[in-house]
């Protein structure tokens, strides 16, 4: 130096251009003598940063970051 994937919630990870979910995990209530365990309900991200494309972008295209991987 090139190539190639990956960046979305505390954590693992979904999302086929049209108001961003799902598990764990956190609160709160119910249950139970009490915990656990189980239900029900809530909080809690504007999608790595940045231009463009479109009537509209987590998505689609350049760019820069960061991280695995390859090749020399």
């Nucleotide at each position: 130096u090139c190539c190639c994937g990956c960046u979305u919630a505390g954590c693992u990870c979904a999302g086929u251009g049209g108001u961003a979910g799902a598990g764990c995990g956190c609160g709160u209530c119910a249950c139970u003598a009490g915990u656990a365990a189980u239900g029900a309900c809530g909080a809690g991200g504007c999608c790595g940063c940045u231009u463009g494309u479109u009537c509209g972008a987590g998505u689609c295209a350049g760019g820069c970051a960061g991280u695995g991987g390859g090749a020399a």
Transfer RNA from Ceratobasidium sp. 392, 72 nucleotides, folded computationally. The coordinates come from a structure-prediction model, not an experiment, and the mean pLDDT is 81. The organism belongs to Ceratobasidium, within Eukaryota. Rfam family: tRNA. Its family is annotated with triplet codon-amino acid adaptor activity in the Gene Ontology. By type it is a transfer RNA.